RNAcentral holds the full RNA, with entries from SILVA. This is a predicted structure of a 519-nucleotide part of an RNA (small-subunit ribosomal RNA, 5' domain) from a marine metagenome.

Context: one part of a larger RNA
RNA sequence: ACGCUGGCGGCAUGGUUAAGACAUGCAAGUCGAACGAGAAGCUUAUCUUCGGAUUUGUGGAAAGUGGCGAACGGGUGCGUAACACGUGAGCAACCUGCCCUAAAGUACAGAACAGCCCGUCGAAAGAUGGAUUAAUGCUGUAUGUGGCCUUUUAUCGCAUGGUAAAAUGGUUAAAGCUUGUAAUGGCGCUUUAGGAUGGGCUCGCGGCCUAUCAGCUUGUUGGUGAGGUAAAAGCUCACCAAGGCUAAGACGGAUAGCUGGUCUGAGAGGAUGAUCAGCCACACCGGGACUGAGACACGGCCCGGACACCUACGGGUGGCAGCAGUUUCGAAUCAUUCACAAUGGGCGAAAGCCUGAUGGUGCAAUGCCGCGUGGAGGAUGAAGGCCCUAGGGUCGUAAACUCCUGUCAUUAGGGAGCAACAAGCAGGUUCAUAGCCUGCCCUGAGUUAACCUAAAGAGGAAGAGGUGGCUAACUCCGUGCCAGCAGCCGCGGUAAUACGGAGACCUCGAGCGUUACUC
Numbered sequence: 001a002c003g004c005u006g007g008c009g010g011c012a013u014g015g016u017u018a019a020g021a022c023a024u025g026c027a028a029g030u031c032g033a034a035c036g037a038g039a040a041g042c043u044u045a046u047c048u049u050c051g052g053a054u055u056u057g058u059g060g061a062a063a064g065u066g067g068c069g070a071a072c073g074g075g076u077g078c079g080u081a082a083c084a085c086g087u088g089a090g091c092a093a094c095c096u097g098c099c100c101u102a103a104a105g106u107a108c109a110g111a112a113c114a115g116c117c118c119g120u121c122g123a124a125a126g127a128u129g130g131a132u133u134a135a136u137g138c139u140g141u142a143u144g145u146g147g148c149c150u151u152u153u154a155u156c157g158c159a160u161g162g163u164a165a166a167a168u169g170g171u172u173a174a175a176g177c178u179u180g181u182a183a184u185g186g187c188g189c190u191u192u193a194g195g196a197u198g199g200g201c202u203c204g205c206g207g208c209c210u211a212u213c214a215g216c217u218u219g220u221u222g223g224u225g226a227g228g229u230a231a232a233a234g235c236u237c238a239c240c241a242a243g244g245c246u247a248a249g250a251c252g253g254a255u256a257g258c259u260g261g262u263c264u265g266a267g268a269g270g271a272u273g274a275u276c277a278g279c280c281a282c283a284c285c286g287g288g289a290c291u292g293a294g295a296c297a298c299g300g301c302c303c304g305g306a307c308a309c310c311u312a313c314g315g316g317u318g319g320c321a322g323c324a325g326u327u328u329c330g331a332a333u334c335a336u337u338c339a340c341a342a343u344g345g346g347c348g349a350a351a352g353c354c355u356g357a358u359g360g361u362g363c364a365a366u367g368c369c370g371c372g373u374g375g376a377g378g379a380u381g382a383a384g385g386c387c388c389u390a391g392g393g394u395c396g397u398a399a400a401c402u403c404c405u406g407u408c409a410u411u412a413g414g415g416a417g418c419a420a421c422a423a424g425c426a427g428g429u430u431c432a433u434a435g436c437c438u439g440c441c442c443u444g445a446g447u448u449a450a451c452c453u454a455a456a457g458a459g460g461a462a463g464a465g466g467u468g469g470c471u472a473a474c475u476c477c478g479u480g481c482c483a484g485c486a487g488c489c490g491c492g493g494u495a496a497u498a499c500g501g502a503g504a505c506c507u508c509g510a511g512c513g514u515u516a517c518u519c
Stems, first nucleotide, its partner, number of pairs: 001514004007371006013364002015329001020327003024324003029068003034065002041058002045054003075282003085206007094199002099195008107141004117130005146172004150167007176187003209253002215245003220242008257279004261272004284305005307318004335361001337360003343357001344355004374404004384395004408460001410455005418446001424440006463508005468489003474503005484491002
């Protein structure tokens, strides 16, 4: 997975095939305490043709500039036999936003561009012209604790070199916000040093098949110089040399994500890599860079291709191997569900917002585990079935009947825990309204739950395969080498324990058989 059957609960698991194609909805936003502008609504006043117009305050939507995030989280296993992975080392050859520690600073100016407004083109997507504007956006100047470059000295070492000190000169920075005010406050910004975290690179060793693949290689192997990178390096280029790998299997082919683990086995080993965790690779197919601390970026950009959709035929749009769901394929795999209450993540000073991560519920005996379908008594050994030597035997204390129990399910009522925080209020500490501590208050999707109490009534809950030997369990009838069975041996041609039915029995039991793979 399939066949027959099917009461309940807990915990797990659930497209193995087409990395086939996808309708629809959602899955990455957030900050007004960086910035300009400000709709609806509410409101004040005036006018009014009673429709409304203008205006004051409040309000804060949608969009825009800017910052951070979007490189995490989630999916899949195509590719990859490779420093991809595992393990152990190295980097005196490296980077690291946010975070922590320490030192120093945060001065003066300027020009724009979105948005808004006025046009133009276009079916749309969108494009374009003019005018005007702010900033933690952009640019210039100053300062230089420091950093970097140059020079010198000392010292150390592991080859290139590392560290420290000094000197003259050169070069190099910034941004503000805080809603009554203010503050030596808070949050930021800039430079530097150290740390933590995360990454990058190099090397030893290890893990598949094939020799019906025996030779492979020209940026190939090494050097010099230059370029390039965060960084070593043929990483790239020019020139020079002719090297480098290989029977301990190079090169080629086939297969494959790797590991912790999982299954099996007394072990050695063999097989395997679902779920969970670590690493890697990929994001319609192929290529490329941009931005950025970090990507050559699943829900970003550009180019080419296939496919699909819209079109006014000029041109545009899209990418579920995210969560649900559809279709196809297939023996085969679920809801177009609820909530951010908890855990965690992003942004924010915070309130909070977002979060198909996650937490829940639903569906499926798919698996593991637990429970139940009643208990005790009850012989005229009832009726009935089956067998019979016709005497009886057996189903069988089984049933009826009597006395009980009340698990699960049903009904009614009660009902924790997951909630700790943050914010607010009060108190304490304190210069303080900061921070910290204490108390109060507040917050539950699941939940009509777990659990407890009460009620009624044995009432609602048993099947599947087998019975010749292997292999536990036998008789009768039907059939007559027919119909059929069968894992192997083999049964069946008129007394079949082997076919079909019945009764009895055996094994397991909400499961039981069959099939497939593996040990």